[in-house]
A computed fold for a 72-nucleotide RNA from a Patescibacteria group bacterium, annotated as transfer RNA.
Rfam family: tRNA. Rfam classes the family as a transfer RNA. Gene Ontology term of the family: triplet codon-amino acid adaptor activity.
The sequence is in RNAcentral, with records from ENA.

RNA sequence: GGGCGCGUAGUUCAUUGGUAGAACAAUUGUCUUAUAAACAAUAGGUAGAAGGUCCGAUUCCUUCCGCGCCCA
Repeated sequence: GGGCGCGUAGUUCAUUGGUAGAACAAUUGUCUUAUAAACAAUAGGUAGAAGGUCCGAUUCCUUCCGCGCCCA
């Protein structure tokens, strides 16, 4: 330099066009002498950034940023 893939909650991952969910973690409560476990509830992300298409974009297109792999 060329090609490909990935980026979504604190973490690991879903959702593949109709304003985003699960598990674990966190907080609160119940239980317990107390802790843990168990059960219940709550909070937490406008989806790497900026544009474009569309009535509507995490999703499709373009550019850039970061990470990884392959080729030279």